This is a predicted structure of a 103-nucleotide RNA (SAM riboswitch aptamer (S box leader)).
The sequence was found by an Rfam model in a public genome assembly.
Model confidence (mean pLDDT): 85 of 100.
It matches the Rfam family "SAM riboswitch aptamer (S box leader)". Its family is annotated with regulation of gene expression in the Gene Ontology.
RNA sequence: CCCUUAUCAAGAGUGGCUGAGGUAACAGGACCUGUGAAGCCCGGCAACCCGAUGCGAUGCGUCGAAGGUGCCAAAUCCUGCGGGUUUACCCGAGAGAUGAGGA
Numbered sequence: 001c002c003c004u005u006a007u008c009a010a011g012a013g014u015g016g017c018u019g020a021g022g023u024a025a026c027a028g029g030a031c032c033u034g035u036g037a038a039g040c041c042c043g044g045c046a047a048c049c050c051g052a053u054g055c056g057a058u059g060c061g062u063c064g065a066a067g068g069u070g071c072c073a074a075a076u077c078c079u080g081c082g083g084g085u086u087u088a089c090c091c092g093a094g095a096g097a098u099g100a101g102g103a
Base pairs, nucleotide, nucleotide: 002102003101004100005099006098007097008096013042015041016040017039021032022031023030026080027079028078029077043072044071045070048068049067050064051063052062053061054060055059076095081092082091083090084089
C1' cells in the first nucleotide's frame, strides 16, 4: 500500500514544555487559535483487542482496566455523487479515521 469486517451525533484538562499555525487530501464554506495552533510530557476518556463471568452461545449481556491500540472543539465541522422531499431536511453511496483479521 491492498482486501474483509465492525464502529464513527456519547465521553475526556483553568496541568507542564514550547511558540504559529490548525480543522486528513483537493475545491467551496464555516470555524478554532498569543485568553497559546501543531508537537512532546503528564493527566484523562472510552472499551476495539484483552481479563472475569452468565446464558438459549461462530453470538449476546454484565463487570473490570494490568497490557496492545485509539481518542480528548464543532456529526468524520459541513458540502461535493445518487435518491426522496414540505427547499430545508432525510436516506444511501463514495472518500476518510480507528480497531480486529487477512494477503